The RNA shown here (transfer RNA) has 74 nucleotides and comes from a Candidatus Falkowbacteria bacterium.
The organism belongs to Candidatus Falkowiibacteriota, within Bacteria.
Its Rfam family is "tRNA". Its family is annotated with triplet codon-amino acid adaptor activity in the Gene Ontology. About the family: Transfer RNA (tRNA) molecules are approximately 80 nucleotides in length.
The prediction has a mean pLDDT of 81.
The sequence was found in a public genome assembly.
[in-house]
Order: sequence, then C1' cells, then structure tokens
RNA sequence: GGGCAUGUAGCUCAGCUGGUAAGAGCGCGACUCUUAUAAAGUCGAGGUCCUGGGUUCAAGUCCCAGCAUGCCCA
Repeated sequence: GGGCAUGUAGCUCAGCUGGUAAGAGCGCGACUCUUAUAAAGUCGAGGUCCUGGGUUCAAGUCCCAGCAUGCCCA
C1' cells in the first nucleotide's frame, strides 16, 4: 500500500427482508427471603446504536467518506 471482518448499556452479544417507545445474559442499585451473607425472586437505573454526510415518509439496519481494532496479501 491492497483486501476482508467487526464497532449497539460497565462487560459479552442479539436485533430477521428498513417500520411501534432499542433488547438479552452478566454486572450495578433497591426490595422480599435469611440471624447475616450467598443463592433465588420482584422492581429499577444505565444507550447521541464509532464519527460525519447521503437516500427515504421513516435508518441500529441501505449508500459514501473517515476513525479504531483484528485477520490475510504485498
């Protein structure tokens, strides 16, 4: 230098062919239970969906350009 993949909650990841108000597990907080802790259960908080443009009535999803990480080739 060229190619490919990935980027969504603190962490690991879903999100199908664009369509209500963006989810799960773990973690975090409160409560129930317990002498207490753990486990279990209930409830809750937490997101500019990497950045900037574009297409569209509508974009996490499609297109373009960047950035970061990983892999391959040279």